[in-house]
Context: one part of a larger RNA
């Protein structure tokens, strides 16, 4: 010096992102206990006192109950008496020590916010949380061979369910209280069926290809070169029909979403209830509001300090809060997170010393 311990004058968070680690508290009887509250809770709230031995209270109160006695519905019943045994407590009185829950074991404590309702779950090996769950609300599919499981099976068939709409699947929300506003134009989803588009496939107007043959040209003929062509085969193929779907019409936001700009205006000024105008599908209601969300920003007033970019109460100029992608509140809860006060202490001024191990020297 390092690791694990004890102990410290004076001060008492000044340390530090941060009281992290350590200190204090700490039984068990009495007293006494606020705010808030879903009346359960908050509560061991806080905060105080008491605790040893001997005496006496006292073998007392009290517990147990042998037996014995009456009664009986016979019953391990039911009164009444009570031996034995165990055995306190207030209260008073004395005694000893520096100390009487004499050692060890054994909550600090309040106050304010934020998030989350609560118990519970979670990255096995850096995260235990404000993240998942979660009862509760709502929406949405399923009339039973249910829907759902396409990733349970090749199928038969299993689960769903030996369940039946108060049942079962999907999906958001996430306890309770109060509440949950506008927009269906984009997207999706539901219903719609008149018009347009439409495939396969139906039709088959025409055309096109071979070819009998017929015909010009040529020869003496046979061939040859050209036209034109039935019927058949074949190649293409217009027009008409022709579902769903899409275009089309409606409905639906606890569907996925979205919820505006300008300029003018009151008798000081400032503001601006009010006007005007663009735009839009409609322009943010109601509560919050510098906030787990505010850039400017350590926003401005206010409390806390001797002094605080945190904290806490307002303000509203919400760069960029907002209503089940739920909003705003909430008692209890929490190994949660910020802030403050009490009490505490080697966290700290500022370091000593002791013990055990080790670094390290020497063998």
């Nucleotide at each position: 010096c390092c690791c694990a311990u004890g102990u410290u004058a004076a001060g008492g968070a000044a340390c530090u992102c941060g009281g992290c680690a350590a200190a204090u508290u700490g039984a068990c009887c009495c007293c006494g206990u606020a705010a808030c509250u879903u009346c359960g809770g908050g509560a061991u709230a806080a905060g105080g006192g008491g605790u040893g031995c001997c005496g006496u209270g006292a073998g007392u109160a009290g517990g147990u109950g042998a037996g014995a006695c009456g009664g009986u519905u016979c019953g391990c019943c039911c009164g009444u008496u009570g031996a034995g045994c165990c055995c306190a407590a207030a209260g008073c009185g004395g005694c000893c020590a520096c100390a009487g829950a004499g050692a060890a074991g054994a909550g600090g404590c309040c106050g304010u916010g934020g998030u989350g309702a609560c118990u519970g779950u979670u990255u096995a090996c850096u995260a235990a949380a404000a993240a998942c769950c979660c009862a509760u609300g709502u929406c949405u599919c399923u009339g039973c061979u249910a829907a759902g499981c396409c990733u349970c099976a090749a199928a038969a068939g299993g689960c769903g369910a030996u369940g039946u709409a108060u049942a079962g699947g999907g999906a958001c929300u996430g306890a309770c209280a109060c509440c949950u506003g506008c927009c269906c134009g984009g997207u999706g989803c539901u219903g719609g069926a008149a018009g347009g588009u439409u495939a396969a496939g139906a039709g088959g107007a025409g055309a096109g290809g071979u070819c009998a043959g017929c015909u010009g040209c040529u020869u003496a003929a046979c061939c040859g070169c050209g036209g034109c062509g039935a019927a058949g085969c074949u190649u293409c193929g217009a027009a008409u029909c022709g579902a769903a779907g899409c275009c089309c019409c409606a409905g639906u936001a606890a569907a996925c979403g979205g919820c505006g700009g300008c300029c003018g205006u009151a008798a000081c000024u400032a503001u601006a209830a009010c006007g005007g105008u663009c735009c839009u599908a409609a322009g943010g209601u109601a509560g919050c509001g510098a906030a787990a969300u505010u850039c400017c920003u350590u926003g401005u007033c206010g409390g806390g300090u001797a002094a605080a970019u945190u904290c806490c109460g307002a303000c509203c100029u919400g760069c960029a809060c907002g209503a089940a992608u739920g909003g705003u509140g909430u008692a209890a809860c929490a190994a949660u997170u910020a802030c403050g006060g009490c009490g505490c202490u080697g966290u700290c001024u500022c370091a000593a010393c002791a013990u055990g191990g080790g670094a390290c020297u020497c063998g």

Predicted 3D model of a 363-nucleotide part of an RNA (large-subunit ribosomal RNA, domain IV) from a Candidatus Zixiibacteriota bacterium. The coordinates come from a structure-prediction model, not an experiment, and the mean pLDDT is 86. The RNAcentral record of the full RNA draws on ENA. Lineage of the source: Bacteria > Pseudomonadati > Candidatus Zixiibacteriota.